[in-house]
The part of an RNA shown here (small-subunit ribosomal RNA, 3' major domain) has 485 nucleotides and comes from a Planctomycetota bacterium. The coordinates come from a structure-prediction model, not an experiment, and the mean pLDDT is 81. Taxonomically the source falls in Planctomycetota (Bacteria, Pseudomonadati). Rfam family: Bacterial small subunit ribosomal RNA. Rfam links the family to the GO terms structural constituent of ribosome and ribosome. The sequence was found in a public genome assembly.

Context: one part of a larger RNA
RNA sequence: UGACGGGGGCUCACACAAGCGGUGGAGCAUGUGGUUUAAUUCGAAGCAACGCGAAGAACCUUACCCGGGUUUGAAAUCCAUGGAUGCUGCCUCUGAAAAGAGGAUUUGUUGCCCUUCGGGGUGAAACGUGGACAGGUGUUGCAUGGCUGUCGUCAGCUCGUGUCGUGAGAUGUCGGGUUAAGUCCCUCAACGAGCGAAACCCCUAUCUUUAGUUGCCAGCGGUUCGGCCGGGGACUCUAGAGAGACUGCCGUUGUUAAAACGGAGGAAGGUGGGGACGACGUCAAGUCAUCAUGGCCUUUAUGUCCGGGGCUACACACGUGCUACAAUGGUCGGUACAAAGGGAAGCAAGAUCGCAAGAUGGAGCCAACCCCACAAAGCCGGCCUCAGUUCGGAUUGGAGGCUGCAACUCGCCUUCAUGAAGCUGGAAUCGCUAGUAAUCGCGGAUCAGCUACGCCGCGGUGAAUAUGUUCCUGGGCCUUGUACA
Numbered sequence: 001u002g003a004c005g006g007g008g009g010c011u012c013a014c015a016c017a018a019g020c021g022g023u024g025g026a027g028c029a030u031g032u033g034g035u036u037u038a039a040u041u042c043g044a045a046g047c048a049a050c051g052c053g054a055a056g057a058a059c060c061u062u063a064c065c066c067g068g069g070u071u072u073g074a075a076a077u078c079c080a081u082g083g084a085u086g087c088u089g090c091c092u093c094u095g096a097a098a099a100g101a102g103g104a105u106u107u108g109u110u111g112c113c114c115u116u117c118g119g120g121g122u123g124a125a126a127c128g129u130g131g132a133c134a135g136g137u138g139u140u141g142c143a144u145g146g147c148u149g150u151c152g153u154c155a156g157c158u159c160g161u162g163u164c165g166u167g168a169g170a171u172g173u174c175g176g177g178u179u180a181a182g183u184c185c186c187u188c189a190a191c192g193a194g195c196g197a198a199a200c201c202c203c204u205a206u207c208u209u210u211a212g213u214u215g216c217c218a219g220c221g222g223u224u225c226g227g228c229c230g231g232g233g234a235c236u237c238u239a240g241a242g243a244g245a246c247u248g249c250c251g252u253u254g255u256u257a258a259a260a261c262g263g264a265g266g267a268a269g270g271u272g273g274g275g276a277c278g279a280c281g282u283c284a285a286g287u288c289a290u291c292a293u294g295g296c297c298u299u300u301a302u303g304u305c306c307g308g309g310g311c312u313a314c315a316c317a318c319g320u321g322c323u324a325c326a327a328u329g330g331u332c333g334g335u336a337c338a339a340a341g342g343g344a345a346g347c348a349a350g351a352u353c354g355c356a357a358g359a360u361g362g363a364g365c366c367a368a369c370c371c372c373a374c375a376a377a378g379c380c381g382g383c384c385u386c387a388g389u390u391c392g393g394a395u396u397g398g399a400g401g402c403u404g405c406a407a408c409u410c411g412c413c414u415u416c417a418u419g420a421a422g423c424u425g426g427a428a429u430c431g432c433u434a435g436u437a438a439u440c441g442c443g444g445a446u447c448a449g450c451u452a453c454g455c456c457g458c459g460g461u462g463a464a465u466a467u468g469u470u471c472c473u474g475g476g477c478c479u480u481g482u483a484c485a
Stems, first nucleotide, its partner, number of pairs: 001485002003482003007479007015469002019432005026323008034314002042053002064309007073133001077132006086109002090103005110123005135298002138296003144292002146287003149283001151281001156195006162171003175186003201275004206243007220230003246269001249263005325425001329384007341372003346365002351360003391422001396417007438461007
């Protein structure tokens, strides 16, 4: 100087408390361990691995296993050499394919020169042979770059000059207040500065303005009643430009300070709400399988092509979720209101067929124009009356639909039948402070299809509680002890 303490003081955080809803029990989905297996490819390992890499494992992907091929190679560059042999299309044979062998009256394939128009010569590309080399998701993340997680959006981490100390070092950065903040003020052997905090950036909340192929009877006219038409730019909206919030104003408290509390005005008030943004560093944290890369290893194989299988196994254990156990509910009929997105190898309306999944067909739309697209919870009415039920939907059987070369291993959906466990969950444990929790649906990426209940977004309805900091957990500052570095 640090680190540590079942030392002290101050302080912060959904850390506890106060509340609301869960997990842990059930079924299923998914990831992991274990076991099994020819293979169940690899990585991730307390928080910070386990719906994680994977925003799509039937083939492909694919790295694994079995089998069949291949060896200058699936793709790259170059050299030597061969000669017009090549490649492609067609046909035959072997084969599961990859590929190999062969055939023909030869479908297609480039420039220049010569030409008797049959062709010939030469080169490029291609091909064969040989040689340099390629290739490797092989190994080392404890050789690395880059990227990322975490402490933590915590308030810290440092420097120059000066001063003090023999020196390590200290001071500044401490103290008194204050703040979300090393934020600001005051004092002070310190005076300044940098990286962080804040601000600058984006979205959102209000208004003005500019602009009207979305919107509007707002006011006028017409109307088949639909902003449908004429028309209008008022309003909503869209998206450009601006305004607006700064403790600016008032009062009280405070050291005449910083600031705190209350108030006015205001759409918004003290960082308005949300995001992006992550200091010096820590964990030899993670990643050689995104990529890049040193060393090592491999080179008729640890490369490469193909067929099939596996990654989907199943006594079991754990994590994360979904659906429930019902009446604040289930079911049937009627009826209302979103936002944000996507669409050309695409989204697909009306219509017809089908109980339905879906099919036929194709208007319109490169989309504020058309479509996906009926939002659902909600509201109105009927039935059910507390039961393993009109709860719950697992499992299984039958019949179908769709995608795709192909749904056996191993896809999704519909319908009929079947109707399991489950009556609120032990010890323990998680999330959340407001448009939040809870609850309800909608969209998107990936994607032929989909095991999505995942993830990332969007809006609808919309709470309870916080007396407080004794305790648990983690962090910050000062101080103290130390057989620790």